[in-house]
Context: one part of a larger RNA
Molecule: large-subunit ribosomal RNA, domain IV
Organism: Candidatus Aenigmatarchaeota archaeon
RNA sequence: CUCUGUUCAAGGAACUCGGCAAUUUGGCUCCGUAAGUUCGCGAGAAGGAGUGCCUAUGGUUUUCCGCAAGGGGAACUGUAGGUUUCAAUAACAAGAGGGGAGCGACUGUUUAACAAAAACAACUGAGACUGCAAGUCUGAAAAGAUAAGUACAGUUUCUGAUGCCUACCCAGUACUAGUGUGUGAAAUUCGGGUUCAACCGAAAAAAGCCCUAGUAAACGGUGGCGGUAACUCUGACCGUCGUAAAGUAGCGUAAUCCCUUGCCGUUUGAUUGACGGCCCGUCUGAAUGGCUUAACGACUUCUCUACUGUCUUGAACUGAUACCCA
Numbered sequence: 001c002u003c004u005g006u007u008c009a010a011g012g013a014a015c016u017c018g019g020c021a022a023u024u025u026g027g028c029u030c031c032g033u034a035a036g037u038u039c040g041c042g043a044g045a046a047g048g049a050g051u052g053c054c055u056a057u058g059g060u061u062u063u064c065c066g067c068a069a070g071g072g073g074a075a076c077u078g079u080a081g082g083u084u085u086c087a088a089u090a091a092c093a094a095g096a097g098g099g100g101a102g103c104g105a106c107u108g109u110u111u112a113a114c115a116a117a118a119a120c121a122a123c124u125g126a127g128a129c130u131g132c133a134a135g136u137c138u139g140a141a142a143a144g145a146u147a148a149g150u151a152c153a154g155u156u157u158c159u160g161a162u163g164c165c166u167a168c169c170c171a172g173u174a175c176u177a178g179u180g181u182g183u184g185a186a187a188u189u190c191g192g193g194u195u196c197a198a199c200c201g202a203a204a205a206a207a208g209c210c211c212u213a214g215u216a217a218a219c220g221g222u223g224g225c226g227g228u229a230a231c232u233c234u235g236a237c238c239g240u241c242g243u244a245a246a247g248u249a250g251c252g253u254a255a256u257c258c259c260u261u262g263c264c265g266u267u268u269g270a271u272u273g274a275c276g277g278c279c280c281g282u283c284u285g286a287a288u289g290g291c292u293u294a295a296c297g298a299c300u301u302c303u304c305u306a307c308u309g310u311c312u313u314g315a316a317c318u319g320a321u322a323c324c325c326a
Base pairs, nucleotide, nucleotide: 002320003319005317006316007315008314010312011311014310019307027051028050029049030048031047036041038161052083053082054081055080056079057078058077059076060075061074062073063072064071065070084088096305097304098303099302100301101300102299103297104296108120109119125158126157127156128155129154130153135146136145137144138143163291164290165289167222168221169220172219173218174215175214176213177212178211180210182209183208188203189202190201191200192199223241224240225239226238227237250284251281262278263277264276265275266274267273
């Protein structure tokens, strides 16, 4: 020097990507406790007071001895007085707290040995298949599982508590249904082919394709240009092209391309941060779910109080290495 632990004047996050780490808090009793809310919670919210020992005394419950009267003890609890220390949960053990956002409702699960999460699951909702010799899966088959179940069931896909909702499009792809003077192979039949055959032609004709419809909580998709109001700006309004339909409600500089450190406000002495607004986002957007949401989270982020060697800025000490001797 390194590792481990202890302490520190004044300041108190100035450190740092970030309070990482370390402090602070801590048990029990009493008082007290906000917004919000799904009325269950939030909540140990926050915040405050007390706590040892001795003496006296009260109450409740209970036990032992005793015929009874009465006496002895235990547990819990109250009042008063006294007493010691810097300090009475004196050791050990033992929550720091508040506020604002994002995501995910929650409890749960996960990358054994770099990821615990916003990922998975989940309650909820919706679609598809299936009447049982079913549907789905395994197997070459026999057979087996679902199931000794039977549509309030099973399989499968998407979504992801609750609350308010889930707009328009079936033109494309997909799926489902229907229909037929369309098309349509081999095999079959008929005719031709010198007799046979190859071969040629025709008839009838399955599925499929074609055609006609339906289905978007199927895959998916959801416009442009020009003009216009008595300052200016903007454009409720108008015209035109055009589509299957032209993005509705909602949210919005966002976990959402860039411009971007957007603009305004709050927060700071100062903020590429955070929060609240604005927003045309030309790549937001509705079960590829949209927007909210109490509670919850070893999640992400901003901030305040307390606290501190994180730091200003180092210092001292304990133990273990190192080091020296044998």